This is a predicted structure of a 373-nucleotide RNA (Bacterial RNase P class A) from a Desulfobulbaceae bacterium.
Of the family's consensus pairs, 96% are formed in the model.
Its mean pLDDT, the model's own confidence on a scale to 100, is 76.
Its Rfam family is "Bacterial RNase P class A". Rfam classes the family as a ribozyme. About the family: Ribonuclease P (RNase P) is a ubiquitous endoribonuclease, found in archaea, bacteria and eukarya as well as chloroplasts and mitochondria. Its best characterised activity is the generation of mature 5'-ends of tRNAs by cleaving the 5'-leader elements of precursor-tRNAs. Rfam links the family to the GO terms dimeric ribonuclease P complex, ribonuclease P activity and tRNA processing.
A source record names the gene rnpB.
[in-house]
RNA sequence: UGGGGCGGGCGCAUGAUCGCUCCGGCAGCGCAGUCGGAGAGGAAAGUCCGAACACUACAGGGCACGGUGGUUCGUAAUGCGAACCUCGGGUAACCGGGGGAAAGUGCCACAGAAAACACACCGCCGAUGACCUGCCCUUACGGGCGGGAACAGGCAAGGUUGAAAUGGCGAGGUAAGAGCUCACCGCUUUCGCGGCGACGCGAAAGGCAUGGUAAACCCCACCGGGUGCAAGACCAAAUAGGGAAACGCUUGAGGGCUGCCCGUCCGAAGUUUCCGGGUAGGUUGCACGAGGUGCCGGGCGACCGGCAUCCCAGAUAAAUGAUCAUGACCUGCUUGUCAGGGACAGAAUUCGGCUUAUAGCCCGCCCUUUUUU
Numbered sequence: 001u002g003g004g005g006c007g008g009g010c011g012c013a014u015g016a017u018c019g020c021u022c023c024g025g026c027a028g029c030g031c032a033g034u035c036g037g038a039g040a041g042g043a044a045a046g047u048c049c050g051a052a053c054a055c056u057a058c059a060g061g062g063c064a065c066g067g068u069g070g071u072u073c074g075u076a077a078u079g080c081g082a083a084c085c086u087c088g089g090g091u092a093a094c095c096g097g098g099g100g101a102a103a104g105u106g107c108c109a110c111a112g113a114a115a116a117c118a119c120a121c122c123g124c125c126g127a128u129g130a131c132c133u134g135c136c137c138u139u140a141c142g143g144g145c146g147g148g149a150a151c152a153g154g155c156a157a158g159g160u161u162g163a164a165a166u167g168g169c170g171a172g173g174u175a176a177g178a179g180c181u182c183a184c185c186g187c188u189u190u191c192g193c194g195g196c197g198a199c200g201c202g203a204a205a206g207g208c209a210u211g212g213u214a215a216a217c218c219c220c221a222c223c224g225g226g227u228g229c230a231a232g233a234c235c236a237a238a239u240a241g242g243g244a245a246a247c248g249c250u251u252g253a254g255g256g257c258u259g260c261c262c263g264u265c266c267g268a269a270g271u272u273u274c275c276g277g278g279u280a281g282g283u284u285g286c287a288c289g290a291g292g293u294g295c296c297g298g299g300c301g302a303c304c305g306g307c308a309u310c311c312c313a314g315a316u317a318a319a320u321g322a323u324c325a326u327g328a329c330c331u332g333c334u335u336g337u338c339a340g341g342g343a344c345a346g347a348a349u350u351c352g353g354c355u356u357a358u359a360g361c362c363c364g365c366c367c368u369u370u371u372u373u
Base pairs, nucleotide, nucleotide: 002368003367004366005365006364007363008362009361010360012327013326014325015324016323017322018321020039021038022037023036024035025034026033041344045355046354048353049352050351051350052349053228054227055226056225060262061261062260063259065224066223067222068221069220070084071083072082073081074080085098086097087096088095089094099219100218104217105216106213107212108211121159122158123155124154125153128152129151131148132147133146134145135144136143137142167185168184170182171181172180186208187206188205189204190203191202192201193200194199232284233283234282235281242275243274244273245272246271247270254266255265256264257263291310292309293308294307295306296305297304298303329341330340331339332338333336
């Protein structure tokens, strides 16, 4: 100097005037007044997860169903976070994946000899047995030496095909070959050492083998009641407490506990279903919290503990705004008391995560390249 990786923050500031909503004080009691304070995010979005809380009267068991998946830790909890292990990508900083294929079933198109019982297309050998042939020896039978071809037979080492082909490379051996033998690597088993653990390192023995795929079915381990603030609670109002039917009245109808079963509970002039009519307004839930901030201590870290301090929206057809001035930031150029500009985007029970969107600006750490000293 160029390129790259990871993490964090801001996302206009201050003041004035007017307007709106809520809280508290004073005052007031028809309306409304006055003082003080506060008023939309880093994602409020998605509704993908986890919980708190409420109801399901209480308390279960089993099956089904659903979710997660390396190890250990953190947390209220999680499918989240931290650290570590291992495999893969990258020069690296870093990034991504992760139970089981020896319980079983299924699938692996096309190509190829062959895709899991692995029958050999091209090819190599043909020692041995058989065939043809030359020479020599022998009275003959027969024997010996060579050549040819490739029948029987041998091979899976070489080549072809493919995502993947009977462990890899080298040497020996063989007729040619093959873990056939040996050394090294890989794999399996056992033992030792280190580690909480996933795993790592080392040694010995063994010639060891015929793959992949589980976001295919499946198996294993762990987790899981349901419904949700339109949950719930209280007050008020209303009519025609209307009509019909079924089952039943403790010998248990019907209903609840998820879907089923077991079990259990409520239940008697009861329960359920259908038709018709009326009302649907208000209060509460509603924001003090697994809360924010600062400092100290523990921990590699996520995070935990202690002390101090603060209260930071609560609307309900839906408030949180408008104007002006100064300053900051960005863009343009004619460089000036100039012109213009502000991304993604609006709370509705709350909180912890994840994912997605984002104009522009700032900070830090790390890797690598070039140059100079």